Predicted 3D model of RNase P RNA and transfer RNA as a complex of 431 nucleotides.

RNA sequence: UGAGUUCGCCGGACGGCCGCGGCGCAUGCGGCGAGGAAAGUCCGGACUCCACAGGGCAGGAUGCUGGGUAACUCCCAGGCGGGGAAACCCGAUGGAUAGUGCAACAGAGAGCAGACCGCCGAUGGCCGCUCAGGCGGCACAGGCAAGGGUGAAACGGUGGUGUAAGAGACCACCAGCGUCCCGGGUGACCGGGGCGGCUCGGUAAACCCCACCGGGAGCAAGGCCGAGCAGGGACCGGACGGCCCGUCCGAUGGUCCCGGGUAGGCCGCACGAGCCCGUUCGGUAACGACGGGCCCAGAUAGAUGGCCGCCGCCUCUAUGAGGGGCACAGGAUCCGGCUUACAGGCGAGCUCACAGG
RNA sequence: GGGUCGCUAGCUCAAUCUGGCAGAGCAUCGGACUCUUAAUCCGCAGGUUCCGGGUUCGAAUCCCGGGCGGCCUA
Numbered sequence: 001u002g003a004g005u006u007c008g009c010c011g012g013a014c015g016g017c018c019g020c021g022g023c024g025c026a027u028g029c030g031g032c033g034a035g036g037a038a039a040g041u042c043c044g045g046a047c048u049c050c051a052c053a054g055g056g057c058a059g060g061a062u063g064c065u066g067g068g069u070a071a072c073u074c075c076c077a078g079g080c081g082g083g084g085a086a087a088c089c090c091g092a093u094g095g096a097u098a099g100u101g102c103a104a105c106a107g108a109g110a111g112c113a114g115a116c117c118g119c120c121g122a123u124g125g126c127c128g129c130u131c132a133g134g135c136g137g138c139a140c141a142g143g144c145a146a147g148g149g150u151g152a153a154a155c156g157g158u159g160g161u162g163u164a165a166g167a168g169a170c171c172a173c174c175a176g177c178g179u180c181c182c183g184g185g186u187g188a189c190c191g192g193g194g195c196g197g198c199u200c201g202g203u204a205a206a207c208c209c210c211a212c213c214g215g216g217a218g219c220a221a222g223g224c225c226g227a228g229c230a231g232g233g234a235c236c237g238g239a240c241g242g243c244c245c246g247u248c249c250g251a252u253g254g255u256c257c258c259g260g261g262u263a264g265g266c267c268g269c270a271c272g273a274g275c276c277c278g279u280u281c282g283g284u285a286a287c288g289a290c291g292g293g294c295c296c297a298g299a300u301a302g303a304u305g306g307c308c309g310c311c312g313c314c315u316c317u318a319u320g321a322g323g324g325g326c327a328c329a330g331g332a333u334c335c336g337g338c339u340u341a342c343a344g345g346c347g348a349g350c351u352c353a354c355a356g357g
Numbered sequence: 358g359g360g361u362c363g364c365u366a367g368c369u370c371a372a373u374c375u376g377g378c379a380g381a382g383c384a385u386c387g388g389a390c391u392c393u394u395a396a397u398c399c400g401c402a403g404g405u406u407c408c409g410g411g412u413u414c415g416a417a418u419c420c421c422g423g424g425c426g427g428c429c430u431a
Stems, first nucleotide, its partner, number of pairs: 001353010012311001014309005020033002023030003035328001039339002042337005047218004054245004060213001062211002064078005079093001080091004094209002099207002101203002116148002118144003125138005156174006175199001177196008222267004231258006237249003274294005280289003312326005358430007367383004377414001386400004407423005
């Protein structure tokens, strides 16, 4: 210098004039006023209500190990597997020996299977040759799964022994599996040694098994005040997904259905698992502790706009004057994450290549 | 805010649950019939299954993310 890769931040600021919302004093001042995603509504909670949220079935979600967190399917670190030259990136990452299912077509045969092309084929049968011994050929009974073919995948691989021809039938070395021991690690696992049947397939984002989680609804939850009307019917049950058990309420009552009235005001409504800073401490890190500082929208027919100046970034032009452009996009109970959208800019680390010192 | 569905040929829909060649009707085009047209009959063609990724030998179908649209409730 170039290429690659990982992480973090900004993403408009300031001033003036006019125009907004709410708060505090008071009739005019003061100070506050959108996001990194406010989005999707995908997870997890806080909070509220259903008497308890009790037990179970069905249904649902997660899935290696350890740690973080209020919690999580999130985050960090590691293990194993895959991609990459590397830095790094990806993984839906428990179980196929609990059971059931599936693999079209092709192929002989798709799980303890199989003979299409092939290899062998004694005695006996037929034919030819030979003085004889015997040799050669053909077909059959039968033997083989090593070679070839089919397929996404074919019941270990290489080399030999052996055989009529073969085959883990046997042997050596590997791979895998099972088991025993040793070492390292909290653990998932990693490394080493011995023995053995010789090999007991794939698929669980197929049903399922195992471990573990979880009651249901949701701020339009739920309370208070005010105002207003018109009741009628059915049933004995009802208690917020379905079913069962337990428990509780209940004929002055309750539940369900039809119909009418209330389009009002206030609370919930923002002091929080809060935010910012730190050359403090612990930890590889996520994060936690400690110290200091701050109060930062609370609307509800739903507030941020318009104009000007100046600065920032990009682009045209001649590095000028000047012109043009500046992304995704706005709260509605609130947090912790994930995912998606995004013009442009800044910073830091690592890997590789080249050049120079 | 909550729930539940859908996207396939020019149009309306099948095939999705149960993974194995994407079909049917109408319309277009060509032919037959007819003096001509319509009707009728015959036939051809027409598909990145909304987009992207994943599982699998194989995906419209199973899973994840995104886009667009409908219905119910509050």

It holds a member of the Rfam family "Bacterial RNase P class A".